Record summary:
This is a predicted structure of an 86-nucleotide RNA (c-di-GMP-I riboswitch aptamer) from a Gammaproteobacteria bacterium. RNAcentral holds the sequence, with entries from Ribocentre. Lineage of the source: Bacteria > Pseudomonadati > Pseudomonadota > Gammaproteobacteria.

RNA sequence: GCGACUCAAGGGCAAACUCACCGAAAGGUGGGGACGCAAAGCCUCCGGUCUACGGGCGUCGUGCCUACGACAGCGGGGUUGCCGGU
Numbered sequence: 001g002c003g004a005c006u007c008a009a010g011g012g013c014a015a016a017c018u019c020a021c022c023g024a025a026a027g028g029u030g031g032g033g034a035c036g037c038a039a040a041g042c043c044u045c046c047g048g049u050c051u052a053c054g055g056g057c058g059u060c061g062u063g064c065c066u067a068c069g070a071c072a073g074c075g076g077g078g079u080u081g082c083c084g085g086u
Stems, first nucleotide, its partner, number of pairs: 004086002007084001012037002017032006035073001041079003045076003048071003054066004
């Protein structure tokens, strides 16, 4: 230095719900709050999922399709990284 395993200490993040703000929505940001997380740090490259402003089809039943929007806490992949022991 690389890989694997296990555990201590000190810490870290924060689901649901809720309040404020942003957004057409999905959702996001901040405060409160902890279900969980060893990359629940970061990146939409692949698959998946959600939404449908606009657009298309239909036609007055307000229906169907569509990502250029969103999810990194859906999976894969990429990338960076803290502490002690074996």